[in-house]
RNA sequence: CAAGCAGGAUAAAUGAUCGCGGCUGCAAGUGCCGAAAGGCCGCAGGUGAGGAAAGUCCGGGCUUCACAGGGCAGGAUGCCGGAUAACGUCCGGUGGAGGUGACUCCCAGGAAAGUGCAACAGAAAUAUACCGCCGGAGCCGGGGCUUCCCGGAGCCGGUAAGGGUGGAAGGGCAGUGUAAGAGACUACCGCCUUCCUGGUAACAGGGAGGGCAUAUGUAAACCCCAUCCGAAGCAAGACCGAGCAGAAGCAGUGACGUGGCCCGCCAGCUUCAGGUAGGUCGCUUGAGGCGGCUGGCAACAGCCGUCCUAGACAGAUGAUCAUUCGAGACAUAACCCGGCUUAUCGUCCUGCUUGGGUU
Numbered sequence: 001c002a003a004g005c006a007g008g009a010u011a012a013a014u015g016a017u018c019g020c021g022g023c024u025g026c027a028a029g030u031g032c033c034g035a036a037a038g039g040c041c042g043c044a045g046g047u048g049a050g051g052a053a054a055g056u057c058c059g060g061g062c063u064u065c066a067c068a069g070g071g072c073a074g075g076a077u078g079c080c081g082g083a084u085a086a087c088g089u090c091c092g093g094u095g096g097a098g099g100u101g102a103c104u105c106c107c108a109g110g111a112a113a114g115u116g117c118a119a120c121a122g123a124a125a126u127a128u129a130c131c132g133c134c135g136g137a138g139c140c141g142g143g144g145c146u147u148c149c150c151g152g153a154g155c156c157g158g159u160a161a162g163g164g165u166g167g168a169a170g171g172g173c174a175g176u177g178u179a180a181g182a183g184a185c186u187a188c189c190g191c192c193u194u195c196c197u198g199g200u201a202a203c204a205g206g207g208a209g210g211g212c213a214u215a216u217g218u219a220a221a222c223c224c225c226a227u228c229c230g231a232a233g234c235a236a237g238a239c240c241g242a243g244c245a246g247a248a249g250c251a252g253u254g255a256c257g258u259g260g261c262c263c264g265c266c267a268g269c270u271u272c273a274g275g276u277a278g279g280u281c282g283c284u285u286g287a288g289g290c291g292g293c294u295g296g297c298a299a300c301a302g303c304c305g306u307c308c309u310a311g312a313c314a315g316a317u318g319a320u321c322a323u324u325c326g327a328g329a330c331a332u333a334a335c336c337c338g339g340c341u342u343a344u345c346g347u348c349c350u351g352c353u354u355g356g357g358u359u
Stems, first nucleotide, its partner, number of pairs: 001355010012324007020048002023045004029041001031040003050330001054341002057339005062233004074229005079093005094108001095106004109224002114222002116218003130163002132159005139152005171189002174186003190212001191210008237281004246272005253267002256264002288307008325328001
């Protein structure tokens, strides 16, 4: 210098004016709305979206309801260890795959419990003899002619070494062996059992034994094993609470039945329960951010210091102007937090790898 790998930062900047949502302070009018609670109107100050606020895919807090314990059903997860409030997340390993490498990727338990499925091809798909190879007794043809030799078509039997089909054909490969073959036997590799060593473990390395009894794939087919899971969600929910309707009461009051009384009924008043409209809370100080130290490979944890940083309920971030640059992407909180996934203009920084050049 070129090509790459891993991680991180930023998310136009500055100023002015107008406008909007919270907050604080001042100001306060016999102001306005409302039955009330409460809200509104003025001035000033300060403050006001994101790295993903998104998708709502996981996990937790919180809230209400349910709940003796256990089981069934259903769902989720799935190598090992750790982190955590928890997780399907993260960290560190193991095994496998890719790359020269930095490094990246993997829904990575069980197919020797059972069931299912596997198109087409192929003789046969978990069991087989199509071709081939070998043996047998006869038959036919030829040669020689005393028994023998060669060839042929079928029959009976052996054979999975070779051919052919297939993604997959009864461990692989080489040799011994055999009529031809075959773990029938032997070495190596694989597999299984067992032991030793290292490791917390996954696993790795080594020894011995078994000729192989398991041994095509598929569990993102049923299933089996292990672990975990009560349901619904802030329109959760808590408190206050008009009016209408309801219940109880009323010395006295008004109207009606009724000319009068009791009584009834309607109105009125009082109390109560319920909880609608409405209001207040939930609501943002939190598994919080930043800095330092300590422990740990790390995720993370502990301690100290420091900071307070939107909280609406029709729902606020916008507009205009000036200057500068590279002419600015994806996108707008709604109970909160930890993740994952997806979208994203550019610019900058750190560490590392490979190749080339110069000294």
Bacterial RNase P class A from Eubacterium sp., 359 nucleotides, folded computationally. Model confidence (mean pLDDT): 75 of 100. Its Rfam family is "Bacterial RNase P class A". Rfam classes the family as a ribozyme. NCBI's taxonomy places the organism under Bacteria, Bacillati, Clostridia, Eubacteriaceae, Eubacterium. RNAcentral holds the sequence, with entries from ENA.